Source information
This is a predicted structure of a 73-nucleotide RNA (transfer RNA) from Labrus bergylta. Taxonomically the source falls in Labrus (Eukaryota, Euteleostomi, Neopterygii, Eupercaria). Its mean pLDDT, the model's own confidence on a scale to 100, is 81.

RNA sequence: GCCUGGUUAGCUCAGUCUGUAGCGCAUGAGACUUUUAAUCUCGAGGUCGUGGGUUUGAGCCCCACAUUGGGCU
Numbered sequence: 001g002c003c004u005g006g007u008u009a010g011c012u013c014a015g016u017c018u019g020u021a022g023c024g025c026a027u028g029a030g031a032c033u034u035u036u037a038a039u040c041u042c043g044a045g046g047u048c049g050u051g052g053g054u055u056u057g058a059g060c061c062c063c064a065c066a067u068u069g070g071g072c073u
Base pairs, nucleotide, nucleotide: 001072002071003070004069005068006067007066010025011024013022027043028042029041030040031039049065050064051063052062053061
C1' cells in the first nucleotide's frame, strides 16, 4: 500500500426485508428465608464509533474518517 471482519447498555453479544432498540450476566428495589445464598417479581441504564448522504422513515443502504482484529505484498 491492497483486501477483509468488528465497533449497539457496565460486560459478552443479538437485532432477518429500512417501520416501537433487545437477551444473558452485572446492577437497584421488593417478595420468600432466622440470616446469607438460591429462587421469584419489578425497575433503572443507549448520541447504535464520528461526520455527511439517500429515504416519508436508517442500528440496517451509500460515502468519508476514526479505532481494532485477520490476510496478502